[in-house]
């Protein structure tokens, strides 16, 4: 663990007043007796999102603060789900993406290296030069990274200096809801980091079922009570009883289980999913129930149990 | 239901850039000895796994202990 017997729990329904206790005249009620069906999960768990439900608070607006962050659609909604775009990784089928802006600004880049972002910067080299100095980022070294890559031309030596041709920025055209793809052109081109400040865009009131809401014995608390009534010593005053009101501790009740529910067929769509139609109700307690024995299989016993609800994650 | 934390055996540091310090161990040196004291390439640690950067104790998500509050 599965099946069968037997005792038992917990809420529900229905009978009963027969046994017990209790009120109560009594009829009946409560505890209760009996009988019925009926009783944990894919995650009930973490509390990471999101609603529902209740109180609080709110003219309106901004600033702070938090979340998210390519596109389209789904959905009550979301950090979720479908379907794409790009990027990354694979021979390849595929797989995986926290994937706005680094040409707005500002900060970081340790050691090493000449330099770590100023179109800056000459350690070695390479050229001119007698030297002093100049050119040169092609080459060397250093680094996790080196100022677009490659290859011709040029050139004193070089250098996008010029040129194709590959990349990236920008601009116009096609396509396509769209993210982006492509195709022409144009200067000759600014490094990485935003899961560092920021900057755009969106998007957020706070608290939580121990929330809240009804009732609330006695004691205990506030406040009233007429030239009133009782006690207290005749009389005031006080105190005490008594009325009455408020507000609540303990406890009871509600919230509490019928729901964006789940099952079947249909339509509609790639799909998420959404209509129609039938059909079924399926824990709800408050020290906390779902057990225990005994037989038979099976077989060696996964992770683990509700605490107001539901959708997603994630995690065993 | 809410919050907050984890760094050597203790008890604390650490701008994203080598994981330090005290003290306990452990070894010498002093001393008859032992304590103190002085020395020392002595040893010893970011809960766990991802990511995000060259580079994570630090930053981000996920999990694990381990506190506190209604």
């Nucleotide at each position: 663990g599965a099946c069968g017997a037997u005792c038992g729990c917990g809420g529900g329904c229905g009978c009963c007043a027969u046994a017990g206790u209790a009120c109560g005249a009594a009829a009946g009620u409560a505890c209760g007796g009996c009988g019925c069906a009926u009783g944990a999960g894919g995650a009930a768990a973490g509390u990471c999102c999101g609603g529902g439900c209740u109180c609080c608070a709110c003219a309106g607006g901004a600033c702070a603060g938090g979340g998210u962050g390519c596109c389209g659609g789904g959905c009550a909604g979301u950090u979720c789900c479908c379907g794409g775009u790009g990027a990354a990784g694979g021979c390849a089928a595929c797989u995986u993406u926290a994937a706005g802006g680094a040409a707005a600004g500002u900060g970081c880049a340790a050691c090493a290296g000449a330099a770590a972002a100023g179109a800056a910067a000459a350690c070695c080299g390479c050229c001119c030069g007698a030297a002093a100095g100049g050119g040169u980022a092609a080459g060397g070294a250093u680094g996790a990274a080196a100022a677009g890559g490659c290859g011709a031309g040029g050139u004193a030596a070089g250098a996008g200096c010029u040129c194709a041709c590959c990349g990236g920025c920008g601009a116009u055209g096609u396509g396509g809801a769209g993210a982006c793809a492509u195709a022409u052109c144009g200067g000759c081109c600014u490094u990485g980091u935003a899961a560092a400040c920021c900057c755009c865009a969106u998007c957020c009131g706070g608290a939580g079922c121990a929330a809240c809401g009804u009732c609330g014995u006695g004691g205990a608390a506030a406040g009233g009570c007429a030239u009133a009534u009782c006690g207290u010593g005749g009389u005031c005053c006080g105190c005490g009883a008594g009325c009455c009101u408020u507000a609540g501790g303990a406890g009871a009740c509600g919230g509490c289980u019928u729901g964006a529910a789940c099952g079947u067929a249909u339509u509609a769509g790639a799909g998420a999913u959404a209509u129609u139609a039938c059909g079924u109700c399926u824990a709800g307690a408050u020290a906390g129930a779902u057990g225990a024995u005994c037989g038979u299989c099976a077989a060696a016993u996964a992770c683990a149990g509700a605490a107001c609800c539901c959708g997603g994650c994630u995690u065993a | 239901g809410a919050u907050c934390u984890g760094u050597a055996g203790u008890g604390u540091a650490a701008c994203g850039g080598u994981a330090a310090c005290a003290g306990a161990c452990c070894g010498g040196a002093c001393c008859u000895u032992u304590a103190a004291u002085c020395c020392g390439u002595g040893a010893g640690a970011u809960g766990a796994g991802g990511g995000u950067u060259c580079a994570a104790a630090u930053c981000c998500c996920u999990c694990c202990g381990g506190a506190u509050c209604c």
Two RNAs folded together computationally: RNase P RNA and transfer RNA, 386 nucleotides in total. It holds a member of the Rfam family "Bacterial RNase P class A". Its mean pLDDT, the model's own confidence on a scale to 100, is 77.